[in-house]
RNA sequence: ACUUGAUAAAGGCAAACCCAUGGAAACAUGGGGACGCAAAGCCAUGGCCUAAGGCGUCGGAUGACGCGAUGGUUGACAGGUUACCGGG
Numbered sequence: 001a002c003u004u005g006a007u008a009a010a011g012g013c014a015a016a017c018c019c020a021u022g023g024a025a026a027c028a029u030g031g032g033g034a035c036g037c038a039a040a041g042c043c044a045u046g047g048c049c050u051a052a053g054g055c056g057u058c059g060g061a062u063g064a065c066g067c068g069a070u071g072g073u074u075g076a077c078a079g080g081u082u083a084c085c086g087g088g
Stems, first nucleotide, its partner, number of pairs: 002088004012037002017032006035075001041081003045078002047073003054067005
């Protein structure tokens, strides 16, 4: 440097659910909690989720429906990037 995660050590993260807070929602943050994870470290490019404001259609109106990210999601997956320990 490349490759690999069988065994071992030191450690790390934390799903569902519950509580609090924020948010229109998706969801996020904190606390509790562990289903799992060898990149479950980092990055919203693809993908995926939501649709408040806005625009359009309908309606007398409350409103309904559609479009739409400037809002989210890396713990579905792909892509980019960095790294601990062990084996080869």

Notes
The RNA shown here (c-di-GMP-I riboswitch aptamer) has 88 nucleotides and comes from a Bacilli bacterium. Rfam family: c-di-GMP-I riboswitch aptamer. Gene Ontology term of the family: cyclic-di-GMP binding. The organism belongs to Bacilli, within Bacteria.